[in-house]
RNA sequence: UGGGCUGGCCGGGCGACCGCGUCGCAUCGACCCCCGGGUCGGUGUGCCGAGGAAAGUCCGGGCUCCAUAGGGCAGGGUGGUGGCUAACGGCCACCCGAGGAAACUCGCGGGACAGUGCCACAGAGAACAGACCGCCCGUCGUUGGUCGCGCGCGUCGCGACCGUGGCGGGUAAGGGUGAAACGGUGGGGUAAGAGCCCACCAGCGGACGGGGUGACCCGGCCGGCUAGGUAAACCCCACCCGGAGCAAGACCAGACAGGAUGUGACGGUGUUCGAACACCAGGAGGGCUGCCCGCCCGAGCAUCCGGGUAGGUUGCUUGAGCCUGCCGGCAACGGCAGGCCUAGAUGGAUGGUUGCCGCCUCUUCGGAGGUACAGAACCCGGCUUACAGGCCAGCCCAUUCG
RNA sequence: GCCGGUGUAGCUGAGUUGGUACAGCAGGGUCCUUGUAAGACCAAGAUCGCAGGUUCGAGUCCUGUCACCGGCUCCA
Numbered sequence: 001u002g003g004g005c006u007g008g009c010c011g012g013g014c015g016a017c018c019g020c021g022u023c024g025c026a027u028c029g030a031c032c033c034c035c036g037g038g039u040c041g042g043u044g045u046g047c048c049g050a051g052g053a054a055a056g057u058c059c060g061g062g063c064u065c066c067a068u069a070g071g072g073c074a075g076g077g078u079g080g081u082g083g084c085u086a087a088c089g090g091c092c093a094c095c096c097g098a099g100g101a102a103a104c105u106c107g108c109g110g111g112a113c114a115g116u117g118c119c120a121c122a123g124a125g126a127a128c129a130g131a132c133c134g135c136c137c138g139u140c141g142u143u144g145g146u147c148g149c150g151c152g153c154g155u156c157g158c159g160a161c162c163g164u165g166g167c168g169g170g171u172a173a174g175g176g177u178g179a180a181a182c183g184g185u186g187g188g189g190u191a192a193g194a195g196c197c198c199a200c201c202a203g204c205g206g207a208c209g210g211g212g213u214g215a216c217c218c219g220g221c222c223g224g225c226u227a228g229g230u231a232a233a234c235c236c237c238a239c240c241c242g243g244a245g246c247a248a249g250a251c252c253a254g255a256c257a258g259g260a261u262g263u264g265a266c267g268g269u270g271u272u273c274g275a276a277c278a279c280c281a282g283g284a285g286g287g288c289u290g291c292c293c294g295c296c297c298g299a300g301c302a303u304c305c306g307g308g309u310a311g312g313u314u315g316c317u318u319g320a321g322c323c324u325g326c327c328g329g330c331a332a333c334g335g336c337a338g339g340c341c342u343a344g345a346u347g348g349a350u351g352g353u354u355g356c357c358g359c360c361u362c363u364u365c366g367g368a369g370g371u372a373c374a375g376a377a378c379c380c381g382g383c384u385u386a387c388a389g390g391c392c393a394g395c396c397c398a399u400u401c402g
Numbered sequence: 403g404c405c406g407g408u409g410u411a412g413c414u415g416a417g418u419u420g421g422u423a424c425a426g427c428a429g430g431g432u433c434c435u436u437g438u439a440a441g442a443c444c445a446a447g448a449u450c451g452c453a454g455g456u457u458c459g460a461g462u463c464c465u466g467u468c469a470c471c472g473g474c475u476c477c478a
Base pairs, nucleotide, nucleotide: 001398002397003396004395005394006393007392008391009390010389012357013356014355015354016353017352018351020049021048023046024045025044026043027042028041029040030039031038032037051373055384056383058382059381060380061379062378063245064244065243066242070293071292072291073290075241076240077239078238079237080094081093082092083091084090095109096107097106098105099104110236111235115234116233117230118229119228132175133174134171135170136169137168138167139166140165141164142163144162145161146160147159148158149157150156151154183201184200185199186198187197188196202226204223205222206221208219209218210217211216249314250313251312252311258305259304260303261302262301263300267280268279269278270277285297286296287295307477308476321340322339323338324337325336326335327334328333358371359370360369361368362367403474404473405472406471407470408469409468412427413426414425415424421458430444431443432442433441451467452466453465454464455463
C1' cells in the first nucleotide's frame, strides 16, 4: 500500500422565535371550609421531556389476581461440557464436527445396539438385500469346426477339444441404477469368487495406563471381522414448565328496570316469645386452556330479551437503575467506594419556522435538493428484524522498503 | 396495549405416515346453433406470501420475516 476477519461506539452540532406535556413555584377567579388549607380552571415562570432498536411480541423474570400454587395424567419446552445470571431457548470459556491458506466463521451438537415406521422414481436387488449382464461348475442337446480310433469305407459310429443353445447350481470381484448397494488397498486362496485367510489402513466394541473439574484428548493391548440413513418421524433418556395478564388488580363516584325459560339448596340441633346467631349434614355452581383427585368459596347459577355507564383515583415509575474509579476473574460477570435522578401521556405531549456549520447528490459554480431506520404506554434481561452515513481498536494474508 | 388465527392458478377452496399440486367458477380455442345462452371437447394458467435450514427429496417439518383478519371494558 492492497485485500480480508472480528469487536466496540456514534447515529447530526450550536443558536433565535413560536408552541406542547407532567411536576414545582408565584398569582388571579370560582367553590368547600375545622380560617388555615384543599379542589377545579386561567395566566406567568423554572426543571425535565423517546430509542439503539422504543419494533416483532419470539424467549425469560419482576409485579398482580386465582390455594403464601397442591398431587397425578395429558401437553409444551430445552438438549456437547463447565461457568455467569433473578431467570432464559441468553451470554462467556472450552470440547467435538464442518468450512477457510490464515485471522476466523458456522453447528436445534443426547440416543438409530429399547422398540415401531419410512426410504418415492430408477434399478436384478433398498435392510439381517439382491443373480439382469458378466464369470465359473455340472448336465442334456448340437444340421458348426478340428483331431484321433474303429469297421461293414459311408451323407457311418465312438471319443476328445473349441464354439453354441436349454436346464440346474455357485459367485457380490467387474458392469449398470441410485441420495444411499452391507469396509478400503495389496497378497494368498479358489472351478470362479468372497474377511474364506493374512498384512496395513479406516471404523466398532471391551478392559486398561496417563492428562483434564468435565465434554474430551493421547497411548498401547485384546476381540469380532463391518455395523446404512432418518429422531426439525413416532418414540426413549435427562432436566425444566400451574394459569391468566396493567383491558392484571385495588378503591371511589354516578346512572338504570326489570322480564322469560331451565336448573339447584332451603334439613336437623341448641338458644329464644319470635327473628337473628352458633354448630352439624346436604349442596347446583364458581375458583381464567384439557381430564382425575384434593383444597377453598358457596345460594344462587345458565341462556335469551331489555336497561344503564362510556367517569375519576391508584397500580405508575428509584430501578436485578446509570456514570466514574479500584479490586477479583481468561471472560461472561461479581464486589467495594463516590457521584447522579433521567418521560409518565390517556384521543394520547416530545413539534414547527429559521441562521451558521457538518455529511451526501446535482450544478449553468450563483446555488438547489436531501440528511437513514423508526417513535415510549406496568417495568426489566435477552434474542431477532429494520437502518443513510461516520468513527475507533485489534488480528490475518500478500507486496514493497529499511 | 394484550391474546389468537389465516396466506395454494384471476376468484373460492382441497391437499397426512414428506415422494412430479387437485377441483369448481372465470378467461382462451374448437364443435353444436340462423345467432346468443346452455351443452360437449381441448389446451393453457402456480417458484404453494417471502427468506434460510433439516432431509436424497419440503405445500407439508423447524426458524426468521411480511401482509391480512378476528377477539378482549364496567354496572345490574